Predicted 3D model of a 366-nucleotide RNA (Bacterial RNase P class A). Of the family's consensus pairs, 92% are formed in the model. The coordinates come from a structure-prediction model, not an experiment, and the mean pLDDT is 78. It matches the Rfam family "Bacterial RNase P class A". Rfam classes the family as a ribozyme. Its family is annotated with ribonuclease P activity, dimeric ribonuclease P complex and tRNA processing in the Gene Ontology.
RNA sequence: GAAGCGGGCCAGACGGCCGCGCGACCGGCCUUGCGCCGGCGUGAGGAAAGUCCGGGCUCCACAGGGCAGCAUGCUGGCUAACGGCCAGGCGGGGCGACCCGACGGAAAGUGCCGCAGAAAAGAAGACUCCCACCUGCGGGGCGCCUGCGCGCCCGUAAAGGGAAAAGCUGAAACGGUGGUGUAAGAGACCACCAGCGUCGCGGCGACGCGGCGGCUGGGCAAACCCCAUGCGGAGCAAGCGCGAAUAGGAGCGCGAUGGAUCGGCCCGGUCCGCGCUCGGGUAGCGUGCGAGGAGCUCGGCAGCAAUGCCGAGACAAGAUAAAUGGCCGUCCUCGACAGAACCCGGCUUACCGGCCCGCUUUGCUU
Numbered sequence: 001g002a003a004g005c006g007g008g009c010c011a012g013a014c015g016g017c018c019g020c021g022c023g024a025c026c027g028g029c030c031u032u033g034c035g036c037c038g039g040c041g042u043g044a045g046g047a048a049a050g051u052c053c054g055g056g057c058u059c060c061a062c063a064g065g066g067c068a069g070c071a072u073g074c075u076g077g078c079u080a081a082c083g084g085c086c087a088g089g090c091g092g093g094g095c096g097a098c099c100c101g102a103c104g105g106a107a108a109g110u111g112c113c114g115c116a117g118a119a120a121a122g123a124a125g126a127c128u129c130c131c132a133c134c135u136g137c138g139g140g141g142c143g144c145c146u147g148c149g150c151g152c153c154c155g156u157a158a159a160g161g162g163a164a165a166a167g168c169u170g171a172a173a174c175g176g177u178g179g180u181g182u183a184a185g186a187g188a189c190c191a192c193c194a195g196c197g198u199c200g201c202g203g204c205g206a207c208g209c210g211g212c213g214g215c216u217g218g219g220c221a222a223a224c225c226c227c228a229u230g231c232g233g234a235g236c237a238a239g240c241g242c243g244a245a246u247a248g249g250a251g252c253g254c255g256a257u258g259g260a261u262c263g264g265c266c267c268g269g270u271c272c273g274c275g276c277u278c279g280g281g282u283a284g285c286g287u288g289c290g291a292g293g294a295g296c297u298c299g300g301c302a303g304c305a306a307u308g309c310c311g312a313g314a315c316a317a318g319a320u321a322a323a324u325g326g327c328c329g330u331c332c333u334c335g336a337c338a339g340a341a342c343c344c345g346g347c348u349u350a351c352c353g354g355c356c357c358g359c360u361u362u363g364c365u366u
Base pairs, nucleotide, nucleotide: 001362002361003360004359005358006357007356008355009354010353012331013330014329015328016327017326018325020043021042022041023040025039026038027037028036029035030033045337049348050347052346053345054344055343056342057235058234059233060232069231070230071229072228073227074088075087076086077085078084089103090101091100092099093098104226105225109224110223111220112219113218127167128166130162131161134160135157136156137155138154139153141152142151143150144149175193176192177191178190179189180188194216196213197212198211199210200209201208202207239287240286241285242284249278250277251276252275253274254273258272259271260270261269262268296313297312298311299310300309301308302307332335
């Protein structure tokens, strides 16, 4: 110098003017109100986003247990909790820094494995090829023998038989490679490797290393399922308080023989009317709601780390149709994605670019 890997930070800057939300602040005004005016202070993010996980908070439900359902799924730790984070193991990728992994169980059971192929999972199966030990057939050969015949040898392989090495199909063919062995072959035997079981050692553990054993029982659980663990439901439009007008409700009272109704009449009852009182709900307002929080910064201690403990310090967005903006000037590298809505911890997704730290591979120079 080139190419890369991991982590952290920033997100136009400064000044002026005008405007908007908010206030445990200051001043003024009168019409004392949740008032108005002025000043002062303060006013979006690293993701405020998606609403995907987890919790706080609130209301409802709840003796205890189980079923169903959903989620998670290597080990150890962290945490309020998590599907998050840290450290480690194993597997995969990369020369490497490093990155990725739903990574429990397929020997509990059921199911699936298209096409192709003989065969797709049962100690099953045999299309081509292989063999001639057994067996069948043939013999022109040899031996025994009177001979039928018997034995040996040679040839052959349609039927039976042996075998599964080689070929063929497939993502995958019942451990792999090499040798011994054999008629041909085969874990039949041997060595190494993979896998399984078991023992020893190391490790909290996942697991690793080594010895031994019988030789081997494919894949899929992101198919059902089994095992382990966790989960009550709904959400700030939760919830709580104040509370009109109008309408409706309840109670009490009032009315000259009032009106309607109880089959015609009387008594009596009910309804209609007026007044007072009470209670519920609605609109609306307040609260929840922000100045304090499982939060942030710095330092120390413990820990590899996540994190925890201790000490110090800083800290005011809280809107509700919804404020956080506009204009001007100067400068630069000319400015991306994007806007709070109860709060917090994560994950994921979006993003013009710039800066810093550590590391890897490699070229050149000394």